[in-house]
């Protein structure tokens, strides 16, 4: 780097340290009642495994396949919808500057697979 899914749910605290942080822009927020980072506990549960129950197939080998539960693995997350908008359609308003609402599209973040 490709590709496929998903992305309105969900989950914080002490410590260190001390100005910034939310990718970019514009807008809105967080922030000296300590940010963003790291560290340690605690947490939530998207995907892959595991494992246990079903249930269908069945070559009867608990094999394969689906759902359902579960935090045991592996990775992942723990401000606001990916914060919102950037670009295109389509409907609606309008003081014609522009604004609403709606759908793709790119961008991006997570799995998992080349």
């Nucleotide at each position: 780097u490709c590709u496929u899914a998903u992305c309105a749910a969900g989950a914080g605290a002490u410590g260190u340290g001390g100005a910034g942080g939310g990718c970019c822009u514009g807008g809105c927020c967080c922030u000296a009642u300590g940010a963003u980072a790291c560290c340690u506990c605690a947490g939530c549960a998207g995907c892959g495994g595991g494992u246990u129950u079903u249930u269908a197939c069945u070559u009867c080998g608990u094999g394969u396949a689906a759902a359902a539960a579960u935090a045991c693995u592996g990775u992942g997350c723990u401000a606001a919808u990916u914060c919102c908008a950037g670009c295109g359609g389509a409907c609606a308003a309008u003081a014609c500057g522009u604004u609403g609402u709606u759908c793709g599209a790119u961008a991006g973040a997570u799995a998992a697979g080349a």
A computed fold for a 114-nucleotide RNA from uncultured Paenisporosarcina sp., annotated as SAM riboswitch aptamer (S box leader). The coordinates come from a structure-prediction model, not an experiment, and the mean pLDDT is 82. Taxonomically the source falls in Paenisporosarcina (Bacteria, Bacillati, Bacillota, Caryophanaceae).